[in-house]
Molecule: small-subunit ribosomal RNA
Organism: uncultured prokaryote
RNA sequence: GAGUUUGAUCAUGGCUCAGAACGAACGUUGGCGGCGUGCUUAACACAUGCAAGUCGUACGAGAAAGCUACCUUCGGGAAGUAAGUAAAGUGGCGCACGGGUGAGUAACGCGUAGAUAAUCUACCCUCUAGUCCGGGACAACUUCUCGAAAGGGGAGCUAAUACCGGAUAACAUCUAGGAGUCGCAUGGCACCUCGAUGAAACCUCCGGGCCUGCCGUUAUCGGAUGAGUCCGCGGCCCAUUAGCUAGUUGGUAGGGUAACGGCUCACCAAGGCUUCGAUGGAUAGCUGGUUUGAGAGAAUGAUCAGCCACACUGGAACUGAGACACGGUCCAGACUCCUACGGGAGGCAGCAGUGGGGAAUUUUGCGCAAUGGGCGAAAGCCUGACGCAGCAACGCCGCGUGUGUGAUGAAGGCCUUCGGGUUGUAAAGCACUGUUCAGAGGGAAGAACGCCUGGGGGUAACGCCUCGGGGUGACGGUACCUCUGCAGAAAGCACUGGCUAACUCCGUGCCAGCAGCCGCGGUAAUACGGAGAGUGCAAGCGUUGUUCGGAAUUAUUGGGCGUAAAGGGCGUCUAGGUGGCCUGCCAAGUCAGGUGUGAAAUCCCUCGGCUCAACCGAGGAACUGCACUUGAAACUGGUGAGCUUGAGUGUCGGAGGGGGCAGCGGAAUUCCCGGUGUAGAGGUGAAAUUCGUAGAUAUCGGGAGGAACACCAGUGGCGAAGGCGGCUACCUGGCCAGACACUGACACUAAAGCGCGAAAGCAUGGGGAGCAAACAGGAUUAGAUACCCUGGUAGUCCACGCCGUAAACGAUGAGUGCUAGUUAUCGCGGGUAUCGACCCCUGCGGUAACGUAGUUAACGCGUUAAGCACUCCGCCUGGGGAGUACGGCCGCAAGGCUAAAACUCAAAGGAAUUGACGGGGGCCCGCACAAGCGGUGGAGCAUGUGGUUUAAUUCGAUGCAACGCGAAGAACCUUACCUGCUUUUGACAUACUAGGAAUCUGAUAGAGAUAUUGGAGUGCCCUUCGGGGAACCUGGAUACAGGUGCUGCAUGGCUGUCGUCAGCUCGUGUCGUGAGAUGUUGGGUUAAGUCCCGCAACGAGCGCAACCCCUAUCUUUAGUUGCCAUCAUUAAGUUGGGCACUCUAGAGAGACUGCCGGUGUCAAGCCGGAGGAAGGUGGGGAUGACGUCAAGUCAUCAUGGCCCUUAUGGGCAGGGCUACACACGUGCUACAAUGGCGAGUACAAAGGGCAGCGAAGGGGUGACCCGGAGCGAAUCUCAUAAAGCUCGUCUCAGUUCGGAUUGGAGUCUGCAACUCGACUCCAUGAAGUUGGAAUCGCUAGUAAUCGUGGAUCAGAAUGCCACGGUGAAUACGUUCCCGGGCCUUGUACACACCGCCCGUCACACCAUGGGAGUUGAUUGGACCAGAAGUCGCUGAGCCAACGCGCAAGGGAAGCAAGCGCCCAAGGUCUGAAUAGCGACUGGGGUGAAGUCGUAACAAGGUAACCGUA
Repeated sequence: GAGUUUGAUCAUGGCUCAGAACGAACGUUGGCGGCGUGCUUAACACAUGCAAGUCGUACGAGAAAGCUACCUUCGGGAAGUAAGUAAAGUGGCGCACGGGUGAGUAACGCGUAGAUAAUCUACCCUCUAGUCCGGGACAACUUCUCGAAAGGGGAGCUAAUACCGGAUAACAUCUAGGAGUCGCAUGGCACCUCGAUGAAACCUCCGGGCCUGCCGUUAUCGGAUGAGUCCGCGGCCCAUUAGCUAGUUGGUAGGGUAACGGCUCACCAAGGCUUCGAUGGAUAGCUGGUUUGAGAGAAUGAUCAGCCACACUGGAACUGAGACACGGUCCAGACUCCUACGGGAGGCAGCAGUGGGGAAUUUUGCGCAAUGGGCGAAAGCCUGACGCAGCAACGCCGCGUGUGUGAUGAAGGCCUUCGGGUUGUAAAGCACUGUUCAGAGGGAAGAACGCCUGGGGGUAACGCCUCGGGGUGACGGUACCUCUGCAGAAAGCACUGGCUAACUCCGUGCCAGCAGCCGCGGUAAUACGGAGAGUGCAAGCGUUGUUCGGAAUUAUUGGGCGUAAAGGGCGUCUAGGUGGCCUGCCAAGUCAGGUGUGAAAUCCCUCGGCUCAACCGAGGAACUGCACUUGAAACUGGUGAGCUUGAGUGUCGGAGGGGGCAGCGGAAUUCCCGGUGUAGAGGUGAAAUUCGUAGAUAUCGGGAGGAACACCAGUGGCGAAGGCGGCUACCUGGCCAGACACUGACACUAAAGCGCGAAAGCAUGGGGAGCAAACAGGAUUAGAUACCCUGGUAGUCCACGCCGUAAACGAUGAGUGCUAGUUAUCGCGGGUAUCGACCCCUGCGGUAACGUAGUUAACGCGUUAAGCACUCCGCCUGGGGAGUACGGCCGCAAGGCUAAAACUCAAAGGAAUUGACGGGGGCCCGCACAAGCGGUGGAGCAUGUGGUUUAAUUCGAUGCAACGCGAAGAACCUUACCUGCUUUUGACAUACUAGGAAUCUGAUAGAGAUAUUGGAGUGCCCUUCGGGGAACCUGGAUACAGGUGCUGCAUGGCUGUCGUCAGCUCGUGUCGUGAGAUGUUGGGUUAAGUCCCGCAACGAGCGCAACCCCUAUCUUUAGUUGCCAUCAUUAAGUUGGGCACUCUAGAGAGACUGCCGGUGUCAAGCCGGAGGAAGGUGGGGAUGACGUCAAGUCAUCAUGGCCCUUAUGGGCAGGGCUACACACGUGCUACAAUGGCGAGUACAAAGGGCAGCGAAGGGGUGACCCGGAGCGAAUCUCAUAAAGCUCGUCUCAGUUCGGAUUGGAGUCUGCAACUCGACUCCAUGAAGUUGGAAUCGCUAGUAAUCGUGGAUCAGAAUGCCACGGUGAAUACGUUCCCGGGCCUUGUACACACCGCCCGUCACACCAUGGGAGUUGAUUGGACCAGAAGUCGCUGAGCCAACGCGCAAGGGAAGCAAGCGCCCAAGGUCUGAAUAGCGACUGGGGUGAAGUCGUAACAAGGUAACCGUA
C1' cells in the first nucleotide's frame, strides 16, 4: 500500500496478501565453472583405522633378518657388517595447546569499564651473581614365582641433567629492631643490623672456565605472555511464586589458599535480603555479530572470532608452572565386550565411518608441499590442526544452450463472426561463429627458508652475515594458452477471478475438485481438469516451515478510554511521582573540550588482486558505549537566606430534604365495637374465583395499630458518592460571601492500606397497617408453570451485625491555568433608584438552556469542554469460549475480588445514510369501510380446475394478478396424448444425377396409410434438329431436413400486476470527510410533484393535464339507397317534387373559473350565482413514468445451448382430451303473484351476408322442408325486438312455480352424430319454498332488468365481444377492515416482517474443567548408610641416603595399617509442585432442511435493560 464486516458510507477493529532472509526440507526439472556451506533431531549407542609425541648433544643396556668371508659331524657354529640401528626402560619437555560439543548454567557465567596496596606465571627477553664437595638407590637387565588373561610378587646387578646431604649467599623470603618517603582507608616503596633457608652439568683443535659465543642449570629484580580473584553498570518470562535466610549477617582467635574472604572451625552478637521484585518456578550457553527495519526497535546467536561450561553418569584427588585433566588415575553406577567364572577391559560432544532417531545434512580419500604447533643443537620425527581432492543446485556469483538473414506470412495446432486471426521470423532454407564440448600439443604461480655446495665478510674457532649454484608440490599434467572438428550434446518451473503481470475453447455439472484472504463449482466456469495462447522467473522454479517488515496491531520516537475495547461506585491517606516568586553557594543530572578504551573479522567508503562478479587484500571511516579528566552554571537537583500570589488559620455574616438522636402531629388505608340501612358488592376487555340475608357494599360515631409524610415542590437546595423531604429540640460535618490580620509553599495526585457504599439477600431479637417474590384459586389460551383478577407468606419497618454488588451513568477520574458571548435560576455582596419591596448595572460561588472559535468517525461537546496545555492515578488491545475454569484471599451462606487456556469464527461492534417494515404517530385518497341495491356460498344444470382413474385421459396457466384462462368454439380433422399398422434424404427447403411435361382418370389387395397395375395427355423457350433450358413429377446418393423434445432461471418480442397510483429522475449550484442531502421539504390548494407563496437553490426531462376518438348543443356544406313540413299521388315516402326537418359525414362554433358576489396571504384556489345544450376534468374511450414480482409465455412467433436422427421425425386407422366417490371457482335457470300462462298491441340500436344472407308463396304441431325473387347491400336479406301496455285466467300449492332426468318419435349439419353434436314434438316432472360461516359487484343513464347482433364456426354458447330498451336506492362520515400516496419516528430488517432471531431437548464430532484413583519425571525436610579420596590422629608392623654411635642399636623423616571429620551412589519416612491416563460427570464450541415454543429487534404485541432473591 491492497483485499475483506455494509444495500451503500465514514470511522474502529481483527484476519489475509504483496518484500527481504534461511545451516533448510519436499515436488519437479537439470549444461558448466568459481567461491562458500553441509546432524538444527538422540549430550543416543558405537565395529574398524588414524587424531601426541619427541629427544642417543641427559642415562644404562642393546638385538634380528639380510650381506660378506671362515669352520662344519651339513643339523649348525663363530666373526665382520647391518648398528650403537630397531624395540623396551630411567630421565627431560610436551600431553592443561590444537580439535569437538552446548548438556548444564539466570550466575560476576557473559559484555563493558575498573581494581589487585590481596596474587601466580613453565618455555621467551633484559640485568646481576653463580654452577663447589659428596652420598645412597631404583627401573631396564638376570633369575625364581603367581595368573586364562590383564597384570603382578620375591631376590640380585647398574647409570644419569633421576634422588639426597653439605658449603658459599650478591640477592630473595621470614622474625625482631631502627629511621625515611609516598598514598587511596586497610597500607605501599626504599635503606641498615641479627638469625634461618636455596644449585646439576656440557661444547669447542679438548688450554681455561678469565673475556666472548652456543646449549643447559641455580638464585634474584624487571619485562612480555598467560592465568586467578574482587567490584560498578547492562541484558529473559511468571506475583495464579510474597516473604526468604542458622555459616545465615557481622566480630575475635586459629587453620587453609598463589591470593582476599564464613573459604573452614571455636566463641560472641542478632543480624542479612526483599514490591527499585527477595525466595520459588519455567526457559536459555553469553558476546562480536546475523536477519529485518527509514529509524527506534524486534527476532536470532549455524559457519568465522572472543569468553565460559562439559567430555558415558556422579564423586574425588594426584602429578604439574598450569588440570581437579576429552584420547591420565581412583571409587561408585548404568551399559557393552573378553573370560579357564577366579577375574578383567572400554568410553568418537577429535577425523572418517556404522546403527538409530528424523522432513533432513558428505569420503572409513591424498599430503605434511604451504601455514601453524610439539620435541630436538640440528638433520628430522609427529601433527584427521591445516592444505587439498571427493559427494550435494544447499547458497551466492558468472557463462552457455547459438548469431545474422529469411513471408508463400509454409505445414500442423488452437480459435473463429468462416472473412480470417494466432502460434510467427518462430521453423525450414541460406550465410556465419566456436564461449562451452570432444580430441591433440604446450604448460605455470603457489618455493622461500632450513639443507647441500662454491665464493666473500667476520670470529681465536664454530656459530653468524652476504652473493651464486643445486634440491624440495599432496593438489596435478591442474589453472591457463594454442590447434583441429561439429549448431552439433545442453530448458525448465510456476502462474493467468480480484489483490497481481497474464484469456480463450473443450470436458465436468454444489459432482470431481480448487482455495493465501475474499471466495469459485447446482449445463454456456477467464476460479475445477485438459488443450492452445499468454505472463513471470530461469539451471532453476514452485510449495511448506521460521523470522522481521507492512502492524502507528503494545504507540519512547508513535495510539487510545461520552456512544466502537477501555475512568476504579465514592472518599481519605502512606510510599512514589510532580511542584510558586527572588537570591547566594555546590556541580549529581545537563552541556562543551581532551585522554584512554570500544580485539580481529563483519557493515560502509576508496584503491587493488583473481578475464568480470561472487570471493580476497590494503588503507580509511565507523563502532551512536563506558571510564577518567578539565571547564560552564541557563534549566532540573542539593543546600543557605528571604517573599506572598498557591494553601491554610482567625473574625463577621449567610443558605440548605447534609448526618445522628429523642419527642410530637394530622390526612388516608386496614381492622375492631356500635348505629342507620338492604341486596347486592367487588372486579374485568368480558367474566369468574372472592365478600354478602350469620346483614356485606354504602354511611355515621368511637377505638386500635403500623407505615409513609399530599399541597408547598421547581431542568430549586444539600452531600464525596450511595443518597436526603411532616414539625420541634439537642449534638455535629461541609460550603459560600465580606473586610482585615497572621503562618510562609505548609501544595497536587495517589499503588498498597483504611473507611463509606441503593436495592435484594443472610443472622439474632422485635414489629407487621398497606404492598407483595413464593404459593393457591379464577380467567385468557392450542398450551399459559405468564401478562389480567381474588387472596396471600417471606420481605418491606426498628435495633445490633454481615454482605460489598447495580445501566453504583454525565456510560465523561482528580487538580491547575488559558480561550467569544446570550438567557434563566439559587446563595451572598456592592452601586443606583425608591417611602419601601421589586426592577436596573455589577462582583464571587453554584445549577441549567443555547451558541462562536476549536474539536469529533459522526452524533455531539463547547468557561460545568469531549477546546488548548501541564501533573498524577486507573484502565484498553478482534468476536466467542468467559468475567468462566483452576489456584489464592474475603464471606455464616448466597457469593464477591483477582483471573487464564485449549478450541472456534472472519468478522463482532460504533455513528450516520437510503430504503423497507411496525399489532408507531400525523395528513390525504380509493365502492376501502359505512349507507344502499342486487348477487355468490344452499338446489339442478353448464363450464373450468384440483384430485382420482386410465393404454391415454396431451401440454401450459396456480393468492390478489390460475380456475366460461391459452381454446373467437376436441365427433374425424384439429391433436401435440395412447394402441396398432407403416416409412426412412423423408410431409417441407437448397444443391447433384438419371428419367419423365405437368396433369386427369380407372382396377385389385388392405381398416387405411400404402403397394401393384392400366388408360388419357404430350405443353412453354432456344435449336446447328443431335439436343439444351425453365417450371413440375418420379427414382438414387450425400450434405441435410424435421422435432408442440428440455431449459421462460440463457433470451428477444408480447403480456399481466402494483396503477391511470402521482410519482420517478437529471444538469449546474450549495451543504456534508462520505454514503448522500437540497431541489421533491414547509404553509395553503388540487383529481394530480395541479397551482400559488415561502425557501440555497435555479432550471430541465419522463409521468399528470392538454393535443386524438366517440357522445351531448348549434352552424355550415352535401342530399342517395336517407327524410317528408308544404303541393299532388298511393294500400304503402309507393311515385312526382323538395332538401326545411330527422339522419348521414365532412368542416367549424361552443366552456376559459371568462363574468358577478363572498372567502382566502391583494395568491393559487374554494363556495354561491348569472348566462348557457353543457360549469368547474361535461360523460366515456385510447393513452400505463422510473421500476417491482428471476411474474407469464421456448406450445403463437423468433432464438443461444443441450438432446433424438430406421426416431423424441413422417403417414394412417381406431381410441383419448367428453372418464367420476369427491372438492373448489365462474355462470345459467329457478324457488314464483312486481309472477306464470293465453290473446291482442307499441317502440330500438348496432351489426352480418356470395362455398353467403336468403324474401314472397307452399308443406309440417314443430325443429325444418320445398322454393329461389332480391342483394357484394343507408337499396335486398338475417329480422318478429323483448321487457312494456290492454284484456283474460291461475290464488299461495312443490302449484298452471320450477324445469333436471328419463322413455319414445323426429329435424338439421356433416364421409360419419356409438363412445361424443345441436334442435323439435309427445310423455316423464327431480332438487329447489330465497340459502350457515363467509364473501362479490355497483355512486347515474350507473346498479338491476329486458331483449338484439357479431366473431369463431360444416354443425355445435348459459361463455366472450358489442348494441340499445325500461330504469332506481344511498353516501352521516373517515373511528374501524383492505390497498395506496406524503411527512415524521423506532429498528438488531436490506433475499428488506413470508425479515431477523433466542433457549431447552435429540444426534454427530472436537477441545476442556471436576473425578475414586493410578503411573512417571523433578524437588524440599528428617534419618540410615558410607566407596574412593584430601585432611587430622594413631602408627607395637616396615624403613637405603641425614644425624648419634667403634659396633649392635637407636633418633629424625617416611611408609603400610587402623581410627575420625567431610562426603557420592544407595535406602526409609514425609511433604511440595508438575505431567500422562482414568469409570463417571459439568458446562462449552461446531454441524444438513430435526423437535418444542416465540424471549429480543417496531410501543416486537406485558417498553427494554442492570443488580439481587